This is a predicted complex of two RNAs, RNase P RNA and transfer RNA, with 447 nucleotides together.
[in-house]
């Protein structure tokens, strides 16, 4: 210097004040006990509970995406495999499928998907010019063609090096190399990993485009949902009453059920208590098993529950940081007094596992790397 | 608490993934006018709330943050 996991996140003491509970009191009151978090947040996943009479079939719709295990479950965790990054400790990855199909690849570019001839090379052919007695040669234009090695465009242009071939070339052809598919063997439950061998010689990217394959999901939430009080006022409109409206809380059919009143529009009325309501997949210690996530098992502890929504302020003393203002001691690096300022992020609301975002300062382990 | 929408220039508002963005109204400068309206005519104004990811290539797909906006109960 750095990597990486846990934890803590002010303490005592006085007055004041706030709320839930229980005690005392005719009552006003009056004592007592107790009173936020790691995140309570953001609501982004998954349960639980609770109604929907029962939660059925198919499509649409949404969601996951190496493997193997963990859970009550999960898009969470753990271990492992691949690919990438770093010297290292260790990190990252929405990580099935582009030989089921379709569809997109702007602009440049000759040419973007079983592509392509613009430059250049080359083989003919013709025309010129120029050398030659002449056969021919050279060079320069136009042509039909032939080449993907070079050159130039791009994010991407159909393997790479070398050789032998050729008119020039080119996996067309030959080593070696990287890649793919297929066989076979071994190892690993498995993704997967090492070999041998054979092939045609190479097959572009995108599914966070539709899609496809395997899995998963009824819906809607504590303003669910019950109970008792209370209050006030009915209109209009539309479809129905077994040839059934309408419901069964996201769309479509469909099967089943319920069924005499429903739907909507416009007006009034309450804005009460109480129950759900906190002990729960619960936390700490110990031993077992398991690399580990976690499970087994003994043992122990144990009071937030507000509804205009409590949980706070002021003063003291102590810690902790900072500032570098004043002094003291030191050669000095520093130290000790004093004094000023700070001590975050943020606040339960039916409850749990999680993930991500916020946190002023502090602590404790373990590993790398230099020297 | 629970459930939904949206964010593009000062303001209203387009944009099948393809040259970093198209219009209106305002504002500025000019013409007209005695001056102003009105009209015309020219001009100025953004990198799409932040961050990251996919992709050659993102306002547009994904994800996670930020700010802002609507809705819920009961009774007849």
């Nucleotide at each position: 210097g750095g990597c990486c996991g846990g934890c803590c996140g002010g303490g005592c003491g006085a007055c004041c004040g706030c709320g839930u509970g229980g005690a005392g009191g005719a009552g006003a009151c009056u004592c007592c006990c107790c009173g936020a978090g790691g995140a309570a947040g953001g609501u982004c996943c998954g349960g639980g509970c609770u109604c929907c009479g029962u939660a059925g079939a198919g499509c649409a719709g949404g969601g996951u995406g190496g493997u193997g295990g963990g859970u009550a479950a999960c898009g969470c965790c753990c271990a492992c495999c691949c690919g990438g990054g770093g010297u290292g400790a260790c990190c990252c990855g929405c990580g099935g499928g582009a030989c089921a199909g379709u569809g997109c690849c702007a602009c440049a570019g000759a040419g973007a998907a079983c592509a392509g001839a613009c430059c250049g090379c080359c083989u003919c052919u013709c025309u010129c010019g120029u050398c030659g007695c002449g056969a021919g040669g050279c060079g320069a234009g136009a042509g039909c063609g032939g080449u993907a090695a070079g050159g130039g465009u791009g994010a991407a242009a159909c393997g790479g090096u070398g050789g032998a071939g050729c008119a020039a070339g080119a996996g067309a052809c030959c080593a070696c190399c990287a890649g793919c598919a297929c066989g076979c063997c071994g190892g690993g439950c498995g993704a997967c990993c090492g070999g041998c061998g054979u092939g045609g010689c190479u097959c572009g990217g995108c599914a966070a485009a539709c899609c496809c394959c395997a899995c998963c999901c009824g819906g809607a939430g504590c303003a669910a949902g019950g109970u008792c009080a209370g209050a006030c006022a009915g209109c209009g409109c539309a479809c129905g009453c077994u040839c059934g409206a309408g419901g069964g809380c996201u769309g479509c059919u469909c099967g089943c059920c319920c069924g005499a009143g429903u739907g909507c529009g416009c007006g009034g009325g309450u804005a009460g208590a109480c129950c759900g309501c906190u002990g729960g997949a619960g936390g700490c210690c110990g031993c077992c098993g398991g690399c580990a996530a976690c499970g087994g098992u003994g043992g122990u502890c144990g009071u937030a529950g507000a509804u205009g929504g409590a949980u706070g302020g002021u003063c003291g003393c102590c810690c902790c940081c900072g500032c570098c203002c004043u002094c003291c001691c030191g050669u000095g690096a520093g130290g000790g007094a004093g004094g000023c300022g700070g001590g975050a992020c943020a606040g339960a609301a039916c409850c749990c596992g999680g993930c991500c975002u916020a946190c002023a300062g502090g602590c404790c382990g373990g590993c790398c790397c230099g020297u | 608490g629970c459930c939904c929408c949206g964010g593009u220039a000062u303001c209203c508002c387009a944009a099948c993934g393809g040259c970093a963005g198209a219009g209106g109204a305002a504002g500025c400068g000019g013409u007209c006018u005695c001056a102003a309206a009105c009209a015309c005519c020219g001009u100025c104004c953004a990198g799409u709330g932040u961050g990251g990811g996919u992709u050659c290539g993102a306002g547009u797909c994904c994800c996670a943050c930020c700010c802002g906006g609507g809705g819920c109960a009961c009774c007849a």